The RNA shown here (small-subunit ribosomal RNA) has 1484 nucleotides and comes from an uncultured prokaryote.

[in-house]
RNA sequence: GAGUUUGAUCCUGGCUCAGGAUUAACGCUAGCGGCAGGCCUAACACAUGCAAGUCGAGGGGUAACAGGAGAGCUUGCUCUUGCUGACGACCGGCGCACGGGUGAGUAACGCGUAUGCAACCUACCCAUAACUGGGGCAUAGCUUCCGGAAACGGAAAUUAAUACCCCAUAGUAUUAUAAUACCGCAUGACAACGUGGUAAAAUAUUUAUUGGUUAGAGAUGGGCAUGCGUGACAUUAGCUAGAUGGUGAGGUAACGGCUCACCAUGGCAACGAUGGAUAGGGGUUCUGAGAGGAUUAUCCCCCACACUGGUACUGAGACACGGACCAGACUCCUACGGGAGGCAGCAGUGAGGAAUAUUGGUCAAUGGACGCAAGUCUGAACCAGCCAUGCCGCGUGCAGGAUGACGGUGCUACGCAUUGUAAACUGCUUUUAUAUGGGAAGAAACCACUCUACGUGUAGGGUCUUGACGGUACCAUAUGAAUAAGGAUCGGCUAACUCCGUGCCAGCAGCCGCGGUAAUACGGAGGAUCCAAGCGUUAUCCGGAUUUAUUGGGUUUAAAGGGUUCGUAGGCGGAUUAAUAAGUCAGAGGUGAAAUCCUGCAGCUCAACUGUAGAACUGCCUUUGAAACUGUUAGUCUUGAGUAUAGUUGAAGUAGGCGGAAUGUAACAUGUAGCGGUGAAAUGCAUAGAGAUGACACAGAACACCGAUUGCGUAGGCAGCUCACUAAACUAUCACUGACGCUGAGGCACGAAAGCGUGGGGAGCGAACAGGAUUAGAUACCCUGGUAGUCCACGCCGUAAACGAUGAUUACUGGUUGUGUGCAAUAUAUAGUGCGCGACUGAGGGAAACCAUUAAGUAAUCCACCUGGGGAGUACGUUGGCAACAAUGAAACUCAAAGGAAUUGACGGGGGCCCGCACAAGCGGAGGAACAUGUGGUUUAAUUCGAUGAUACGCGAGGAACCUUACCUGGGCUUAAAUGGAGAGUGCAUUUUUUAGAAACAGUUUUUUCUUCGGACAAUCUUCAAGGUGCUGCAUGGUUGUCGUCAGCUCGUGCCGUGAGGUGUCGGGUUAAGUCCCAUAACGAGCGCAACCCCUAUCUUUAGUUGCUAACAGGUUAAGCUGAGGACUCUAAAGAAACUGCCGGUGCAAACCGUGAGGAAGGUGGGGAUGACGUCAAAUCAGCACGGCCCUUACGUCCAGGGCUACACACGUGCCACAAUGGCCGGUACAGAGGGCAGCCACCUGGUGACAGGGAGCGAAUCUCAAAAGCCGGUCUCAGUUCGGAUCGAAGUCUGCAACCCGACUUCGUGAAGCUGGAAUCGCUAGUAAUCGCGCAUCAGCCAUGGCGCGGUGAAUACGUUCCCGGGCCUUGUACACACCGCCCGUCAAGCCAUGGAAGCUGGGGGUGCCUGAAGUCUGUAACCGUUAAGGAGCGUGCUAGGGUAAGACUGGUGACUGGGGCUAAGUCGUAACAAGGUAGCCG
Repeated sequence: GAGUUUGAUCCUGGCUCAGGAUUAACGCUAGCGGCAGGCCUAACACAUGCAAGUCGAGGGGUAACAGGAGAGCUUGCUCUUGCUGACGACCGGCGCACGGGUGAGUAACGCGUAUGCAACCUACCCAUAACUGGGGCAUAGCUUCCGGAAACGGAAAUUAAUACCCCAUAGUAUUAUAAUACCGCAUGACAACGUGGUAAAAUAUUUAUUGGUUAGAGAUGGGCAUGCGUGACAUUAGCUAGAUGGUGAGGUAACGGCUCACCAUGGCAACGAUGGAUAGGGGUUCUGAGAGGAUUAUCCCCCACACUGGUACUGAGACACGGACCAGACUCCUACGGGAGGCAGCAGUGAGGAAUAUUGGUCAAUGGACGCAAGUCUGAACCAGCCAUGCCGCGUGCAGGAUGACGGUGCUACGCAUUGUAAACUGCUUUUAUAUGGGAAGAAACCACUCUACGUGUAGGGUCUUGACGGUACCAUAUGAAUAAGGAUCGGCUAACUCCGUGCCAGCAGCCGCGGUAAUACGGAGGAUCCAAGCGUUAUCCGGAUUUAUUGGGUUUAAAGGGUUCGUAGGCGGAUUAAUAAGUCAGAGGUGAAAUCCUGCAGCUCAACUGUAGAACUGCCUUUGAAACUGUUAGUCUUGAGUAUAGUUGAAGUAGGCGGAAUGUAACAUGUAGCGGUGAAAUGCAUAGAGAUGACACAGAACACCGAUUGCGUAGGCAGCUCACUAAACUAUCACUGACGCUGAGGCACGAAAGCGUGGGGAGCGAACAGGAUUAGAUACCCUGGUAGUCCACGCCGUAAACGAUGAUUACUGGUUGUGUGCAAUAUAUAGUGCGCGACUGAGGGAAACCAUUAAGUAAUCCACCUGGGGAGUACGUUGGCAACAAUGAAACUCAAAGGAAUUGACGGGGGCCCGCACAAGCGGAGGAACAUGUGGUUUAAUUCGAUGAUACGCGAGGAACCUUACCUGGGCUUAAAUGGAGAGUGCAUUUUUUAGAAACAGUUUUUUCUUCGGACAAUCUUCAAGGUGCUGCAUGGUUGUCGUCAGCUCGUGCCGUGAGGUGUCGGGUUAAGUCCCAUAACGAGCGCAACCCCUAUCUUUAGUUGCUAACAGGUUAAGCUGAGGACUCUAAAGAAACUGCCGGUGCAAACCGUGAGGAAGGUGGGGAUGACGUCAAAUCAGCACGGCCCUUACGUCCAGGGCUACACACGUGCCACAAUGGCCGGUACAGAGGGCAGCCACCUGGUGACAGGGAGCGAAUCUCAAAAGCCGGUCUCAGUUCGGAUCGAAGUCUGCAACCCGACUUCGUGAAGCUGGAAUCGCUAGUAAUCGCGCAUCAGCCAUGGCGCGGUGAAUACGUUCCCGGGCCUUGUACACACCGCCCGUCAAGCCAUGGAAGCUGGGGGUGCCUGAAGUCUGUAACCGUUAAGGAGCGUGCUAGGGUAAGACUGGUGACUGGGGCUAAGUCGUAACAAGGUAGCCG
């Protein structure tokens, strides 16, 4: 820096990623070289070999080898001889304490750094001084013998030394003692000197030397002490008996409780003792801008260790890796008696593990041991081998080459794009590779010979000799592009995209997340991107993370201010003077190892790597100076703080006294039937007299009005009046003290309510409890009762949303206004000055909300607290408490969020305003019956498919007997039909005949084209395109429903806000309306509203047939029938008319009101068309179109029959009824809009009738279909009827190829249910409802009672907006945003995971007491050994590793059972929270 919480936003906050690094491992891949590195795990166990020897110039010697000499003889063998080179074993010297390995232990003077030793040692080395005389006893080896399996041991005899011992000599050693000088802070040191005591030596030899002894000195290496620094846990708070100190002694190289005796009682610790757990430390290394954080592989320094534990010996040095002794565990050998061993040296083996190499070469170089030296030894070292483990370098070619080849892949596909100049092809080069040839540096020396200088043993020179690596590096020549590229990724972060497969499967994933049929996210492919002999993954560390914040964070609401005061330690602190120099600053000196890092230069062809020089190592110590600031010391001051005096204020506290109202109870009186309670009731009280009323008495608790945004108190808290005691604040005076101050870890005290203990008290209220209700339930809400408690005294508890969610103190920084309480000035009444309590608004701050002199602003000091959510304020432990509980306070595991503020919506059993046949007021229905029709269900071979709350259900369908038809059964075809292309042959096609068949179809038969001869046309065959009512309406277009004809939905610019967004569109009015007006940080605009369009209502004009007929004429039984007419009606074109225009009232206006006028019509006149942004993944792939998928002798297509019409049942929509406002019969009148030639059909005849037979007119303002209710008259008389017509029977008519499944109609007969319909529900506000008929589409006919239209007759009601439903605007709350059909809590049930408790069981480490006690050492003794002696064997005491035992503590594992917790698409029960969440919620 990015991703990730949200619909979006800002913030807080976690998680994750991009970078660098690694002793790495794993996967895929691999050409070469250089330089590095290579058991992080089991300090697990180890076979085998090697890793420390050397000296014959210390010694006795001669086992092996070689040589010489001699002897024997078998002439190539044996024997003798230490004579020579050499040398096994042995004595002796030096070395073995170095070098090499490992990191177990250790939280420590272990390490780092800086000092000190006046408290010390130091072999070999360097330089100096002196000395090196005499003597002696042994012992190994060797020889002989003995024991043992072995390891090894024993005895006897004999021998040497640079082994050992004695004597002499003695200085500057050491010791005792006497006195002197000088130095140091001190203990003390040092110098010279007198006297006495003590201790030395080694030889070898080639004669040059070497070695030895004593003394002091140097160098080197070590030892000890001290200051400072060096992790985490307080859920480890007290630890300590040699412990702290002293005196004395012992011991040590040396100081010291190091050890011992005695004495004292100290010592350490909150600045973290003690304890448990973890860990070698440092230079460095990685990272980081730095500060830091992490790290301790390789290399260097220090420490510790060497199978585990202990112990000492030897030695200059060890308590000793390849030495010793003992104990223990383990392994091996054994003749069972006893022995041997220690790879954390180099290789190597097993084991462990994700994982780490050769049983290699050489001492050539460097270094080490021994030696005079040659030299020997050296798994130190130098090299080589293995491993891409890392870093660095090189290569796998370069140039040209387009018809952009073939192939692959993709697409908008006859073509294009890409792979891609890539390939082919042409030219060039040769690092590398292969072959051949040459061929290093690293080597300087020692030794030997020789030369020079001089001081005769040193320095220098010359010659000679020495290479593991290695015939390696390197060089030359030849050949030929020849020998050499992969890995990961491609949704975003993050560079890189398409196709196919798969279909919440398989899988991916670092985070967000992807996958449920169009996946750039899985798998494959093509292509691309990034790195490259590597590339990815995993693990770990730092970074990003300012996410522990010193640099550099926070705490009103996000995590976070302690409930509050007082106060200890600590931290911080007013003015001024002087001194000092701890902090501070400056100079100088020492140190800060080397390597590393950085810079310059240089060497390998470059680089890595290496060399060299410089800088740096920010540190520590010492010293000199400065004196501003801080500190310290001494003094002074008054402004901080306190005191004094005088006042004022208040529900401040404690204890006592008093008061009235109310309530309850008791008794009395009056009085009678209810009271009480609720949403409604009931429980309860009451005729044994309640409730009500009156006066009286008693009890306990609380104090109305005043009362307030008031006052007081540190907080909790405090309210009738009064008195006593106590405390505080403020003001005034500026009198006194003189910094006495602030904060405050621990600590003490106080601390609401509830709760606990003891004793009182108890009116009202009231957990628990009981009853009554409510409810599906109701362990609740409501009601009636009611115990603890509430009250008092004393004692506990110690917590609250103990809140201003805001720690205390001090200073500073704008205004306005109110109020409580002081002071005081002038006085008309107002301003001033303090201390408090509030409100508003600036600057500033803040994520915002907001805060704003009472800060959340600007600064300072101190304290407390926070670091993702959950687990969890839980567990364990500890402390307090009588208990309840409180305080302190984790982890495993789990999630990618949890959260704050604000925004827009949506929602609310929130609020306000408003509208709608939404309710109400009415009228009529439906729900009951029968039937029609659609749907569900069931059935079926099939009952094709779709539509399903409103917004499906007389819907798609505006016509299912066949057809339709998509379904089923059966029979056929492989292309039926259409169109086009290509090819072939043909002359058909059509028609006809006939057979089988249910038909399709399959056979059979007949007939025939045109022509300009090019062909046209037609069919057949072949072939290519087909076809699909198969799937997906959740891939789509188009169309449609609904909210809703609701009044809304937006934009530009400006302004406001960090932003999402807001404003405009809100407010006051008004409207049917975001309609209009006013106001206004908004001003305008768009889509909607309205208007423009159509029909209708009035009039005018024009026109006058098929319409009309007033006047005139003719004519009929009658009739606009005819002439004629345009007046009227009407027809159909154009206009007019209505706009709150006028009047009155109200109002600023918009507008509203008026039975106003006028008018045919009046406030949108009525109706229609017209449907904003959007919502419902709403409907439709079966109207049509279309992407993808699927079928292709079938999911296509043809045919016959069946089905879509089934029927226990359920629902919707209708129709007809149940009757008298009616039924039936007779008579009689009046429409509109439509239709009509395969038609409408007048009229006539026949039939009871459907209809039939004749037959005129009309393609229609001409002809025709063609009215009913109504009106007039008659009859029926309240009944299952003269209501009602279902059902069934019979007979017919018509359509049609065909009415069986399955048509309509007619006549006769039959005459079911039904007497107005439960809960609940639908439509309608005027020419409307209701009622009456008519027409049309589809159509052969029709299941039409449906749909779409038309006219006739023609009502009732609306007080009003409380309620139901839907909608609009504003506002409010929200944990909702898939938006309340939302979200979400807990128990129970299931699976998985980690964890607490638990009777117990079983480990571990450490401590304590007691017993025992090896080796060893100190000490004592000592009759034996020793020539006296020194000394030793032996024996005893103390200490001690280990072992045994006892009790208790700590810490693990496991544990029947048990507790809660977490996680897990669709389990159970309820509905606690979010809205007033339906009882406001929350804290204790």